This is a predicted structure of a 679-nucleotide part of an RNA (large-subunit ribosomal RNA, domain II) from a marine metagenome. Its mean pLDDT, the model's own confidence on a scale to 100, is 83. Rfam family: Bacterial large subunit ribosomal RNA.
[in-house]
Context: one part of a larger RNA
RNA sequence: GCCUACGAGUUACCGUUUCUAGCAAGGUUAAGCACUUCAGGUGCGGAUCCGUAGCGAAAGCGAGUCUGAAUAGGGCGUAUAGUUAGUGGCGGUAGACGCGAAACCGUGUGAUCUACCCAUGGGCAGGUUGAAGCUGUAGUAACAUACAGUGGAGGACCGAACCCGUUGACGUUGAAAAGUCUUGGGAUGACCUGUGGGUAGGGGUGAAAGGCCAAUCAAACUCGGAAAUAGCUCGUACUCCCCGAAAUGCAUUUAGGUGCAGCGUUGGUUAAAAGUUUUAUAGAGGUAGAGCUACUGAUUGGAUGCGGGGGCUUCACCGCCUACCAAUUCCUGACAAACUCCGAAUGCUAUAAAAUGAUUUUCAGCAGUGAGGGCAUGGGUGCUAAGGUCCAUGUCCGAGAGGGAAAGAACCCAGACCAUCAGCUAAGGUCCCCAAGUGUAUACUAAGUUGACCAAACGUGGUCCGAUUGCUUUGACAGCUAGGAUGUUGGCUUGGAAGCAGCCAUUCAUUUAAAGAGUGCGUAACAGCUCACUAGUCGAGCGAUCGGGCGUGGAUAAUAAUCGGGCAUAAGUAUAUCACCGAAGCUAUGGGAUUGAAAAAUCGGUAGGGGAGCAUUCUAAGGGCAUUGAAGAUAAUUCGACAAGAAUUAUUGGAGCGUUUAGAAAAGAAAAUGUAGGC
Numbered sequence: 001g002c003c004u005a006c007g008a009g010u011u012a013c014c015g016u017u018u019c020u021a022g023c024a025a026g027g028u029u030a031a032g033c034a035c036u037u038c039a040g041g042u043g044c045g046g047a048u049c050c051g052u053a054g055c056g057a058a059a060g061c062g063a064g065u066c067u068g069a070a071u072a073g074g075g076c077g078u079a080u081a082g083u084u085a086g087u088g089g090c091g092g093u094a095g096a097c098g099c100g101a102a103a104c105c106g107u108g109u110g111a112u113c114u115a116c117c118c119a120u121g122g123g124c125a126g127g128u129u130g131a132a133g134c135u136g137u138a139g140u141a142a143c144a145u146a147c148a149g150u151g152g153a154g155g156a157c158c159g160a161a162c163c164c165g166u167u168g169a170c171g172u173u174g175a176a177a178a179g180u181c182u183u184g185g186g187a188u189g190a191c192c193u194g195u196g197g198g199u200a201g202g203g204g205u206g207a208a209a210g211g212c213c214a215a216u217c218a219a220a221c222u223c224g225g226a227a228a229u230a231g232c233u234c235g236u237a238c239u240c241c242c243c244g245a246a247a248u249g250c251a252u253u254u255a256g257g258u259g260c261a262g263c264g265u266u267g268g269u270u271a272a273a274a275g276u277u278u279u280a281u282a283g284a285g286g287u288a289g290a291g292c293u294a295c296u297g298a299u300u301g302g303a304u305g306c307g308g309g310g311g312c313u314u315c316a317c318c319g320c321c322u323a324c325c326a327a328u329u330c331c332u333g334a335c336a337a338a339c340u341c342c343g344a345a346u347g348c349u350a351u352a353a354a355a356u357g358a359u360u361u362u363c364a365g366c367a368g369u370g371a372g373g374g375c376a377u378g379g380g381u382g383c384u385a386a387g388g389u390c391c392a393u394g395u396c397c398g399a400g401a402g403g404g405a406a407a408g409a410a411c412c413c414a415g416a417c418c419a420u421c422a423g424c425u426a427a428g429g430u431c432c433c434c435a436a437g438u439g440u441a442u443a444c445u446a447a448g449u450u451g452a453c454c455a456a457a458c459g460u461g462g463u464c465c466g467a468u469u470g471c472u473u474u475g476a477c478a479g480c481u482a483g484g485a486u487g488u489u490g491g492c493u494u495g496g497a498a499g500c501a502g503c504c505a506u507u508c509a510u511u512u513a514a515a516g517a518g519u520g521c522g523u524a525a526c527a528g529c530u531c532a533c534u535a536g537u538c539g540a541g542c543g544a545u546c547g548g549g550c551g552u553g554g555a556u557a558a559u560a561a562u563c564g565g566g567c568a569u570a571a572g573u574a575u576a577u578c579a580c581c582g583a584a585g586c587u588a589u590g591g592g593a594u595u596g597a598a599a600a601a602u603c604g605g606u607a608g609g610g611g612a613g614c615a616u617u618c619u620a621a622g623g624g625c626a627u628u629g630a631a632g633a634u635a636a637u638u639c640g641a642c643a644a645g646a647a648u649u650a651u652u653g654g655a656g657c658g659u660u661u662a663g664a665a666a667a668g669a670a671a672a673u674g675u676a677g678g679c
Stems, first nucleotide, its partner, number of pairs: 001679006011094007019086005026050002032044004054061002064076004097235002100232001104225003108221002115199009124189001126158003129154001133150006162186003168181003201217001203213003238613006248261005262369002264366005275356009289342001290340002296336002301331003307325002309322004372397010402413003417591004422587003428581003431566003437578001439577006450568002458553003462550010479537005485510003490504003516531001520529002592603004614668001616665007624657002632652008
């Protein structure tokens, strides 16, 4: 892991409620007793309980009573249906749907492991070092002291047994629930060890690590209280039909729980009403917007310049000035969630009419929900960040399948009773993958831009379109040839300033086809090159500005790449237009179910409510089958034109078993890291 078996809302009592039955202003017996055919029996038993009257704390009064001074007002009552059983739903008390703690308490059992202690025994190869003391000699006044020998001390040294466990490797479903090999520490000591004994669970023991106390220790193990408790996790078993939520408000030692309300369902009830929609009318309100010499505040520029600062003046006051700040007022521009002289649309309330047709109200039984999420819009918060967070309105997912978006909870289209090798469409598509156009017309794009998912400021004589305007056969624009002069080096300034550092200006005049007191380069200053301007040549369009379309640069992410792919110059982009494809939508045909008198309408669905059935075991009664083969097993076929399921036939099997009606449940397994067995 698979198979088989077992495995979870039960039972008793009490309460409440539905339905059924009996009796009914009444209903009913309990214990007990008697009888008995011994049962789901019959009779007696009226104690008790519920109801028939309430109100008050009570005395008490009574269709009333209490409060109260009250005959007022107000509170609770007064219109009558109950009761006893059975059955279903739910609640309560009990283990109370099942399994599951860590823990707590009580009685005992443990020191054959290990910690420490007591008693009594045992063990430590070999080698090294050489303390005290002693002896001798030397030495001293005597000691001291020195040397040599002897001696054999030590938590001394090296190192086996023994004890330990430092390092590394292996081992890690091991040879082993702690080992093996290597290396290492101690090895006469606070040493190691045998045997016997002692200390016991909030207790022991501990050279102290919360260590150890039998592979168990921040409180051992055993049995019991005990089915402790678990607002937590997991699991909770056949079918079909109808309806169908919530993730909100308030409160909570409350926040993943619960109570009440909201939303669901079932049965009554409500019917000129209520609900919903539309239209009309009448209202309340201060949002969007707008506005501000209409307030409060904030605020741009200008005018005026109260007042202040600074400067001058003065013995002081006065006074004068200002490239400063700046009130009020005026002009101008513009801001506000906690500003408003104003002010919508929606929404809300009321009235009237119309439409709709049970959607509505209320009572009772039973719930679940009280973690919500995305998107759009209006906002708060945040960075006008977040698949962020908190509200509001709507919608969808949740609990919703189908088609499209390559793929996809919530985006677009659209709400699946069943069947069909029928048709029409939606979104979206029509070259191939892939159903349907290599459709039509007119443009644009050359970047593979683009082809449904990224891109900006800013730049761009890429290209197309539009508008305005100027020049042009009296010859434009571009190119080429030639000229581009004189007074004069204008004046000033300056070391110099001559068109070209700078300043000034009736920047003037002359010759001219034309030529600036000079457009740029250049020189120290000149010089030189060039431009404006003019002529010739050429021969038809040439410039400037603004707007728009499509492109282009900007363009950078970590393993090669891609529009879904192939690929495409359209199969890209824009506009117009025709045809087709395309879904569980709509239609067609057939069928089923629910509601309903019918016509007709409806039939997605989690939590959940309601209804109808199938199967298993047993009991009672009726009627049956079976060695001429019961149950069970295997297989096929058929039926239920809905399921759970049922039947028949064949083979096997070898002794009991269906069916109808009613009743009772140890009454349905795929899951619980379920339990046991087998493989």